[in-house]
RNA sequence: GCUGGUGUAGCUCAGUGGUAGAGCAGCGGUUUGUAAACCGCCGGUCGCAGGUUCAAAUCCCGUCACCAGCU
Numbered sequence: 001g002c003u004g005g006u007g008u009a010g011c012u013c014a015g016u017g018g019u020a021g022a023g024c025a026g027c028g029g030u031u032u033g034u035a036a037a038c039c040g041c042c043g044g045u046c047g048c049a050g051g052u053u054c055a056a057a058u059c060c061c062g063u064c065a066c067c068a069g070c071u
């Protein structure tokens, strides 16, 4: 330098055009010596910036970071 992949909640990951979700973590409550368990709650303008569309996490272009391969 070229090609491909990944980027979504604090963490691990779903979601492939039509209201962004789960588990764990965190917070509150019940209980308890503590933990566990049970119930409830909070939390993300989807890496960034443009384009297409009535509508974009999703499709297209650019760019950044990381990973792999090639050179």
Stems, first nucleotide, its partner, number of pairs: 001070007010024004018054001026041005047063002050060002